[in-house]
């Protein structure tokens, strides 16, 4: 770097330094930011996965899955739904045609994908 699986509408502070952008591809929006954002460090916190233990288990064995619990911990995270949209479908509106019904355009708070992020696994 690519692959597989799972999750992503909840949650979570302060101080110091730095000094102009930032919100993790691109574009359009909309927000944050000299009342100092972003980033770095220190302390603190949150709890998604791993890690610990137990139950689901019957005479014995067996937990993929599910539930609870976390000794020290490993990553991660601590503005706004992954901040929103851009791909498809439903819905709504308009136009044309019209026997049925179809075509095109616009919009978008609904649904599903894709992409992204994080964790674990294997390579």
């Nucleotide at each position: 770097g690519a692959c597989u699986u799972a999750u992503c509408g909840a949650g979570a502070a302060a101080g110091a330094c730095c000094g102009a952008g930032g919100g993790u591809g691109u574009g359009g929006g909309c927000c944050c930011u000299a009342u100092g954002a972003c980033g770095u460090c220190u302390u603190g916190g949150c709890a998604a996965c791993c890690u610990u233990u137990c139950c689901u288990a019957u005479u014995a064995c067996a937990a993929a899955g599910g539930g609870a619990u976390u000794u020290c911990g490993g990553u991660g995270c601590c503005a706004a739904c992954u901040c929103c949209c851009a791909c498809c479908c439903a819905g709504u509106c308009c136009u044309c045609a019209u026997u049925u019904u179809g075509a095109g355009g616009a919009u978008a708070a609904g649904g599903g994908g894709a992409a992204g992020a994080u964790a674990a696994g294997a390579u």
Model confidence (mean pLDDT): 76 of 100. SAM riboswitch aptamer (S box leader) from a Bacteroidota bacterium, 123 nucleotides, folded computationally. Taxonomically the source falls in Bacteroidota (Bacteria, Pseudomonadati).